[in-house]
RNA sequence: CUCAUUAAGAGCGACCGAGGGACUGGCCCUAUGACGUCCGGCAACCUGCAUUCAUUGGCAAGGUGCUAAAUCCAGCGGAUAUUAACCGGAAGAUGAG
Numbered sequence: 001c002u003c004a005u006u007a008a009g010a011g012c013g014a015c016c017g018a019g020g021g022a023c024u025g026g027c028c029c030u031a032u033g034a035c036g037u038c039c040g041g042c043a044a045c046c047u048g049c050a051u052u053c054a055u056u057g058g059c060a061a062g063g064u065g066c067u068a069a070a071u072c073c074a075g076c077g078g079a080u081a082u083u084a085a086c087c088g089g090a091a092g093a094u095g096a097g
Stems, first nucleotide, its partner, number of pairs: 001097006011039001013038003019029003023075004040067003045063002047060003071091001076088003080084001
């Protein structure tokens, strides 16, 4: 850089000890222990197996990933219409190339 996905799912465990939720603005989580590490778990992108003309679909879980809140919400444009789980995009994240 390209493509795909991004409303589902997942612990009342152990250790540690002050920040964390990408950025900005909100709004939240957090000494009743966050973040992180380990274990456990979830899922099935790649992978393997079986099957098929092929696709779909099936089984497994080796490489990743994930495990508060929709990617927590918004950010740019538009529609409804006066508040909000509307539509598209951007940005981010993950996988494959």